Model confidence (mean pLDDT): 85 of 100. Predicted 3D model of a 348-nucleotide part of an RNA (small-subunit ribosomal RNA, central domain) from a metagenome. It matches the Rfam family "Bacterial small subunit ribosomal RNA". Gene Ontology terms of the family: ribosome and structural constituent of ribosome.

Context: one part of a larger RNA
RNA sequence: CUAGGCGUAAAGCGCAAGUAGGUGGUUUGAUAAGUUGAUGGUGAAAGCUCCGAUAAAAUCGGAGACGAACUUCAAAACUAUCAGACUUGAGUAUAGAAUGGGGAACCAGAAUUCCAGGUGUAGCGGUGAAAUGCGUAAAUAUCUGGAGGAAUACCUAUGGCGAAAGCGGGUUCCUGGGCUAUUACUGACACUGAGUUGCGAAGACGUGGGGAGCAAACAGGAUUAGAUACCCUGGUAGUCCACGUAGUAAACGAUGGAAACUGGAUAUAGGAGGUAUCGACCCCUUCUGUGUCGAAGCUAACGCGUUAAGUUUCCCACCUGGGGAGUACGGCCGCAAGGUUGAAACUC
Numbered sequence: 001c002u003a004g005g006c007g008u009a010a011a012g013c014g015c016a017a018g019u020a021g022g023u024g025g026u027u028u029g030a031u032a033a034g035u036u037g038a039u040g041g042u043g044a045a046a047g048c049u050c051c052g053a054u055a056a057a058a059u060c061g062g063a064g065a066c067g068a069a070c071u072u073c074a075a076a077a078c079u080a081u082c083a084g085a086c087u088u089g090a091g092u093a094u095a096g097a098a099u100g101g102g103g104a105a106c107c108a109g110a111a112u113u114c115c116a117g118g119u120g121u122a123g124c125g126g127u128g129a130a131a132u133g134c135g136u137a138a139a140u141a142u143c144u145g146g147a148g149g150a151a152u153a154c155c156u157a158u159g160g161c162g163a164a165a166g167c168g169g170g171u172u173c174c175u176g177g178g179c180u181a182u183u184a185c186u187g188a189c190a191c192u193g194a195g196u197u198g199c200g201a202a203g204a205c206g207u208g209g210g211g212a213g214c215a216a217a218c219a220g221g222a223u224u225a226g227a228u229a230c231c232c233u234g235g236u237a238g239u240c241c242a243c244g245u246a247g248u249a250a251a252c253g254a255u256g257g258a259a260a261c262u263g264g265a266u267a268u269a270g271g272a273g274g275u276a277u278c279g280a281c282c283c284c285u286u287c288u289g290u291g292u293c294g295a296a297g298c299u300a301a302c303g304c305g306u307u308a309a310g311u312u313u314c315c316c317a318c319c320u321g322g323g324g325a326g327u328a329c330g331g332c333c334g335c336a337a338g339g340u341u342g343a344a345a346c347u348c
Base pairs, nucleotide, nucleotide: 003320004319005318007302008301012316014199015198016197017196021192022191023190025086026085027084028083029082030081031080033079034078035075036074037073038072040070048064049063050062051061052060053059089189090186091185092184093182094181095180096179101175102174103173104172105171106170107169108152113147114146115145116144117143118142119141123134124133160167161166204245205244206243207242208241209240213239214238218234219233220232221231256315257314258313259312260311261310264293265292266291267290268289269288270287271286272285273284274283297304298303321348322347323346330341331340332339333338
């Protein structure tokens, strides 16, 4: 390479948008590039197959066959190209309901801490037990007032939204996507996507703010043989905001995206229709999502099972024994930390 794979054995890019490329619905006509058939010359010798010579070989002689490319002619199903049509894929419009989807501004009430004042007096705090610590300069407790930052109990769910990361107090403004129904319009406009571009938790970095609580580092007290820990008392970066950088996670469903097909049961969320009813619930049908259990089938097993890991098609990424190693070197990116691409010797 081929081939076989990729939930857990090696292997799905963290997620998306999209260029080239690959693939692509129904139908009519034309063309004849691919395709198929025929045709002609070429297709050296050796080799291969068959025959002969030879006792048998070597060797020699004869005959034959194949791929590929080319010439000419024909066919028109499929692919392709050109021209035309269609509506089921895709999109648009109209009506409706749902939503912690995103951004900005403003506001609210609990709680912690601190400050001031009142009451009040000797303890408080903390632990397995203690001690460090705080407290007669009046603490802890309790009441009143104030300051400031961060987070939003209950509702809360097996629930909702988002491409993923993620998103939860309230109001207003700006803004995105999906769903359902009517089938009115466009008429294949689609799927995937190497490069590329954007988004991307926490931690980290830069500049400037902010700083209540928590808390790497650090200090002290314990524990212990020791204790650079676990426990306790403190505590700085950080956590928060603005603008940049960074670009990684067990970024997980360890399961790439799209489409079609293949028994069901049950729960729940958002719609629509029907039956019933004074009305609502209940009940039935249907679309979209989120779960559980399971026929067939698949799987090494575990398990998956219309949200497939079943049966198929298209496109992309990735894997090919363990260690060395996600290391070295080089390239690219970064302020740095580092990221990305990514070996070999050697060894089992």